[in-house]
Context: one part of a larger RNA
RNA sequence: CCCGACGAGUUACCCGCAGUGGCGUGGCUAAGGCAGUUGACAGCCGGAGCCCGAGGGAAACCGAGUGUGAAGAGCGCGUUUUUGUCGCUGCGGGUAGACCUGAAACCGUGUGAGCCACCCAUGGCCAAGCUGCAGCGCCCGUAACAGGGCGUGAAGGGCUGAACCGGUACCUGUUGCAAAAGGUUCGGAUGAGCUGUGGGUAGGGGUGAAAUGCCAAACGAACACGGAGAUAGCUGGUUCUCCCCGAAAUGCAUUGAGGUGCAGCCGGCCACAAGCCCGGUUGCUGGAGGUAGAGCGCUAGUCGGACGCGGGGGCUUCACCGCCUACCAACUCCGGUUAACCUGCGAAUGCCAGCAACGGUGGUGGACCGCGUGAGACGGUGGGAGCAAAUUUUCAUCGUCAAAAGGGCAACAGCCCAGACCUGCCGCUAAGGCCCCCAAGUGUGUGUUCAGUGGGCAAGGAGGUCGGACCGCCCAGACAACCAGGAGGUUGGCUUAGAAGCAGCCACCCUUGAAAGAGUGCGUAACAGCUCACUGGUCGAGGGGUCCGGCGCCGACAAUGUACCGGGGCUAAACAUACCGCCGAAGCGCAGGAUUUCAGACUUCGGUCUGGAGUGGUAGGGGAGCGUCGUCAUCAGCAGAGAACCAUCAGCGCAAGCCGGUGGGGAGCGGUGACGAGUGCGAAUGUCGGG
Numbered sequence: 001c002c003c004g005a006c007g008a009g010u011u012a013c014c015c016g017c018a019g020u021g022g023c024g025u026g027g028c029u030a031a032g033g034c035a036g037u038u039g040a041c042a043g044c045c046g047g048a049g050c051c052c053g054a055g056g057g058a059a060a061c062c063g064a065g066u067g068u069g070a071a072g073a074g075c076g077c078g079u080u081u082u083u084g085u086c087g088c089u090g091c092g093g094g095u096a097g098a099c100c101u102g103a104a105a106c107c108g109u110g111u112g113a114g115c116c117a118c119c120c121a122u123g124g125c126c127a128a129g130c131u132g133c134a135g136c137g138c139c140c141g142u143a144a145c146a147g148g149g150c151g152u153g154a155a156g157g158g159c160u161g162a163a164c165c166g167g168u169a170c171c172u173g174u175u176g177c178a179a180a181a182g183g184u185u186c187g188g189a190u191g192a193g194c195u196g197u198g199g200g201u202a203g204g205g206g207u208g209a210a211a212u213g214c215c216a217a218a219c220g221a222a223c224a225c226g227g228a229g230a231u232a233g234c235u236g237g238u239u240c241u242c243c244c245c246g247a248a249a250u251g252c253a254u255u256g257a258g259g260u261g262c263a264g265c266c267g268g269c270c271a272c273a274a275g276c277c278c279g280g281u282u283g284c285u286g287g288a289g290g291u292a293g294a295g296c297g298c299u300a301g302u303c304g305g306a307c308g309c310g311g312g313g314g315c316u317u318c319a320c321c322g323c324c325u326a327c328c329a330a331c332u333c334c335g336g337u338u339a340a341c342c343u344g345c346g347a348a349u350g351c352c353a354g355c356a357a358c359g360g361u362g363g364u365g366g367a368c369c370g371c372g373u374g375a376g377a378c379g380g381u382g383g384g385a386g387c388a389a390a391u392u393u394u395c396a397u398c399g400u401c402a403a404a405a406g407g408g409c410a411a412c413a414g415c416c417c418a419g420a421c422c423u424g425c426c427g428c429u430a431a432g433g434c435c436c437c438c439a440a441g442u443g444u445g446u447g448u449u450c451a452g453u454g455g456g457c458a459a460g461g462a463g464g465u466c467g468g469a470c471c472g473c474c475c476a477g478a479c480a481a482c483c484a485g486g487a488g489g490u491u492g493g494c495u496u497a498g499a500a501g502c503a504g505c506c507a508c509c510c511u512u513g514a515a516a517g518a519g520u521g522c523g524u525a526a527c528a529g530c531u532c533a534c535u536g537g538u539c540g541a542g543g544g545g546u547c548c549g550g551c552g553c554c555g556a557c558a559a560u561g562u563a564c565c566g567g568g569g570c571u572a573a574a575c576a577u578a579c580c581g582c583c584g585a586a587g588c589g590c591a592g593g594a595u596u597u598c599a600g601a602c603u604u605c606g607g608u609c610u611g612g613a614g615u616g617g618u619a620g621g622g623g624a625g626c627g628u629c630g631u632c633a634u635c636a637g638c639a640g641a642g643a644a645c646c647a648u649c650a651g652c653g654c655a656a657g658c659c660g661g662u663g664g665g666g667a668g669c670g671g672u673g674a675c676g677a678g679u680g681c682g683a684a685u686g687u688c689g690g691g
Stems, first nucleotide, its partner, number of pairs: 001691006011096013026051003032045003036041001055062002065077004099237002102234001106227006117201009126191001128160003131156001135152006164188003169184004203219001205215003212221001240625006250263005264373002266370003269366004277360002280358008293345001294343002299339008310328002312325004376401010406417003421593004426589003432583003435568003441580001443579006454570001460554002464551008473542001481538005487511003492506003517532001521530002594615009626680001628677008637669002645664005651658002
């Protein structure tokens, strides 16, 4: 991992609701008792008691009323109207383990020190070497000591190193030789040493040269059993079919936030209502409102100006005054502005109401019963937060997904189109497409683009190119080019070492002339020199500029390989605009079929027919069925002329499934009705067995 078997809403009692049945001159018995039957069982007693028949009040209590209250008021709850009760079944709630599996833990009673920790008792063990303490002896030495030398001696948690004990570093091993080993290396090795045997300390306890270490291979509290099915607002799992409807991820509250209660939304049921009702669409009429926008009279801010209260500074004065001020600046005025918490204005939408039309099998009601949901996601729009960030966050509103398949977007829950009952080798369309991959145009007209722009990107940059508007110049000759001139006062004045058009400051005149700046740039130390503005000539037709719009260009660097069209490839197969045709989905149509529901007709009350409208679906609700095991009844059912069961092949049913043939098998089994369940497996790191 696979296969098989087993494997999860049960039972008892109480309560609520629905269905169904009995009785209703209210209903029912409980314990218990009596008779009968082979028995299961069932009949008859038994009225204790329970519910109902009256309510109100906390109660005393009163009573069709009662409570409150001073009240005969008002108000609340009742009466005036409806009768119930007892079984059975189903669905829920409650109490119980209460759908199943799962803790870590807690408590109780025991079992453990044959492992390990420490302790007690009694034994055992430590090759061989090295060193040479104290003491003692002899000699020297001292006044005597001290001291020195040579011996002797044998001390030491002394030294080296086997046994023994340990386990430093590395390697191997890592489904191992081994649930801790092997190799090399290393520490201790007369000691706080190692070790045999016997014994002691026990779980909130022991023992600990202390690491929360150890207490029988997992110890922050051992193990076994029990309380025990602890509890688990948590995770996982929860078994056949078809049909109808179909959510929520919100509000309020919560020791509340991944839970729960109530409401909201879903399902089911019932009643009422058919000249009824409506929450949809459109139109008309009426209404509430302060958003978008706008505005600046109000509130608060803000820019410029005028005026200049008051203040600052300066001058002046013995002082008071007074004067000046390119400083600050109130009020007022002029002009311009900002605002979610400004408004003398003010929409569009949306909302409320009435009427009408269209549309609609819809409407109203219920303290009814049953849930699920209470993590939402993205997109558009309007706001807040954030950075005018985020597949960000938080509201509002709509959509889709969630719970929605199909077509498109290359691929891609949330985007675009469109809501799949089934069948069809039929038709028409939507979005999107029509050169090939790939269904349909190498379609038409007119333009644009040369960048593979299209087929990623900004500020910014640019004689790319197309279109539009406007300004000034031009055959009395424009623009460009070429030839010539471009002068004089004067080196203007100042400054400066110098400053002569050309460092800088000031001024920027006059003359000649066709024209020529007190000078546009280069240049010199300063001059010089070159050049420009400006003018004449040559030439002979357009030329210069500003703004707006369309499409392009640059800006443009990343890591495996083209790689920013899905690809091929395209100069139209790109872009704009107008038009024709076609393709294209589970949409729509057509044909057939199934089913739900409404209306009508018919009916042998089972249903049938016609017409209309439906039939995506998670959580979830409702309806109808299939199958398994068993019980009772029945078929005077089937079966050795072959049961169950297995294999295989046909047929039937929307399905769960059913039925038949053949082969195997060899003794039981079924149909119908009713009843009762240990009643359906693919998942639970499910359990057991097998492979």